[in-house]
RNA sequence: GCUCCCAUCGUCUAGGGGUCUAGGACACGGCCCUUUCAAGGCCGCGACAGGGGUUCAAAUCCCCUUGGGAGCG
Numbered sequence: 001g002c003u004c005c006c007a008u009c010g011u012c013u014a015g016g017g018g019u020c021u022a023g024g025a026c027a028c029g030g031c032c033c034u035u036u037c038a039a040g041g042c043c044g045c046g047a048c049a050g051g052g053g054u055u056c057a058a059a060u061c062c063c064c065u066u067g068g069g070a071g072c073g
Base pairs, nucleotide, nucleotide: 001072002071003070004069005068006067007066010026011025012024013023018056028044029043030042031041032040049065050064051063052062053061
């Protein structure tokens, strides 16, 4: 330098055009329970890497950039 793959809550992940307010687990916060803690129950918090395009509609498809990974030279 070229080609390919990946990027979603703090972490791991589901979702592959519309179905619901982007769902779940762990973590974190509050309440209940408990003499207290842990465990358990309920509630809350919290995300589509950035920009552009296609489309009536984009986390999802396309392009560029950024970051990570693999292969080739």
About this RNA: Predicted 3D model of a 73-nucleotide RNA (transfer RNA) from an Endomicrobiales bacterium. Model confidence (mean pLDDT): 82 of 100. It matches the Rfam family "tRNA". It is annotated as a transfer RNA.